[in-house]
C1' cells in the first nucleotide's frame, strides 16, 4: 500500500497475493470483532409452491426481532 474480517465511514485486527483467521478485551448467544446506520446472513412467524409421505426436507414472499453482559 492492498487484500479480508456482510454492505457504507469510522475503529480494532490479521495476511502478503492466497481470502483465510485460534486474530479482532473477557464472557456469553443462532446472532456473524466493535461504533452509528443499513437489514445481506441468522431466528421466530403467516401463506404459497417443489420433493416426499417420515407431518420431514429445501424454495419463493410478507411481517418482526436485530445477542446480551462486565471491563
Nucleotide at each position: 500500500g492492498u487484500u479480508c474480517g456482510u454492505c457504507u465511514g469510522g475503529g480494532c485486527g490479521a495476511a502478503c497475493a492466497g481470502a483465510a483467521a485460534c486474530a479482532g478485551c473477557c464472557a456469553u448467544u443462532a446472532g456473524g470483532c466493535c461504533c452509528a446506520g443499513a437489514g445481506c446472513g441468522g431466528u421466530g412467524u403467516a401463506g404459497g409452491g417443489g420433493c416426499c409421505g417420515g407431518u420431514g426436507u429445501c424454495c419463493c414472499u410478507g411481517c418482526a426481532c436485530a445477542u446480551u453482559g462486565g471491563a
Molecule: Pistol ribozyme
Organism: unclassified sequences